[in-house]
RNA sequence: GCCGAAGUGGCGGAAUGGCAGACGCAGUGGACUCAAAAUCCACCGGUGGCGACAUCGUACGGGUUCAAGUCCCGUCUUCGGCA
Numbered sequence: 001g002c003c004g005a006a007g008u009g010g011c012g013g014a015a016u017g018g019c020a021g022a023c024g025c026a027g028u029g030g031a032c033u034c035a036a037a038a039u040c041c042a043c044c045g046g047u048g049g050c051g052a053c054a055u056c057g058u059a060c061g062g063g064u065u066c067a068a069g070u071c072c073c074g075u076c077u078u079c080g081g082c083a
Stems, first nucleotide, its partner, number of pairs: 001082007010025003018066001027043005045056004059075005
């Protein structure tokens, strides 16, 4: 240099163009216990808000579409192959 694959919460990882983040782990609060472990319940991306809620968010920048993590173009990073 060329070709291919991948990039999604703190971590692993799912999602047919149609509620963005299932499920698990970790974490937080609670129940149970003399206390703890185990188990059970709830919460668990960022920002603003006392809160209800609002808004943004799938590597980055554009495009297509009523609607994009998903399709198209470019860039970056990582991995694999070829030279």

A computed fold for an 83-nucleotide RNA from uncultured Ruminococcus sp., annotated as transfer RNA. Model confidence (mean pLDDT): 81 of 100. Its Rfam family is "tRNA". It is annotated as a transfer RNA. Its family is annotated with triplet codon-amino acid adaptor activity in the Gene Ontology. Taxonomically the source falls in Ruminococcus (Bacteria, Bacillati, Eubacteriales, Oscillospiraceae).